About this RNA
A computed fold for an 83-nucleotide RNA from a Pirellulaceae bacterium, annotated as c-di-GMP-I-GGC riboswitch aptamer. The sequence was found by an Rfam model in a public genome assembly.
RNA sequence: CCUCGAAAAGGCAAACCGACCGCAAGGCCGGGACGCAAAGCCAAGGGCCGGGUGAGCACCAUCCGGUAGCCUGGUUGCCGAAG
Repeated sequence: CCUCGAAAAGGCAAACCGACCGCAAGGCCGGGACGCAAAGCCAAGGGCCGGGUGAGCACCAUCCGGUAGCCUGGUUGCCGAAG
C1' cells in the first nucleotide's frame, strides 16, 4: 500500500412518536434504535416513489421533483487482528 473486518475507542441512525417545511414523494429538528466499515459526500446510468401534461384512475410518453439505508459509478476517509 492492497485485500479484509477480528478487537477497542469513537461515529451514524430504520420503523415509530412529536414540532416545522412541502400538493405529494419526501426533507429537517428532537426523541428512539432496526441495522451500518463508508448508513461520509455527489442524482451521472439503471431501479423505485411522488406531482404536472398528453381526453389520462391503469399501461405508455414527456417534464419536474424525491430516494446515496436499492444497485452501478465517482470522490474523500478512522482503527488494525489476520492474509